[in-house]
c-di-GMP-I riboswitch aptamer from a Nitrospirota bacterium, 80 nucleotides, folded computationally. It matches the Rfam family "c-di-GMP-I riboswitch aptamer". Rfam's curators write: GEMM was predicted in a large-scale screen for bacterial structured RNA regulatory elements. Taxonomically the source falls in Nitrospirota (Bacteria, Pseudomonadati). The sequence was found by an Rfam model in a public genome assembly.

RNA sequence: ACGCGACAAAGCCAAACCCUUCGCAAGGAGGGGACGGAAAGCGGCGGAUCUUUUAAGUUGAAGAUGGCCGAGCUGCCGAA
Numbered sequence: 001a002c003g004c005g006a007c008a009a010a011g012c013c014a015a016a017c018c019c020u021u022c023g024c025a026a027g028g029a030g031g032g033g034a035c036g037g038a039a040a041g042c043g044g045c046g047g048a049u050c051u052u053u054u055a056a057g058u059u060g061a062a063g064a065u066g067g068c069c070g071a072g073c074u075g076c077c078g079a080a
Stems, first nucleotide, its partner, number of pairs: 004078002012037002017032006035067001041073002045070003048065006
């Protein structure tokens, strides 16, 4: 340096659900809360799923999810 990820250490994030709020919706933000996570850090690039609209034999457009899978960029710790 690459690879790997422990019944290790120090910290980190926070699903469902509840409250508030924004959005037609998918869903977002804040607070509470922990199912989990070694990229559950970042960005919708490819696929996938979902929403709205268009359309009619399934197309086009606009969006959502980075905690679905790839690929990209960055990054903490350290045994075997």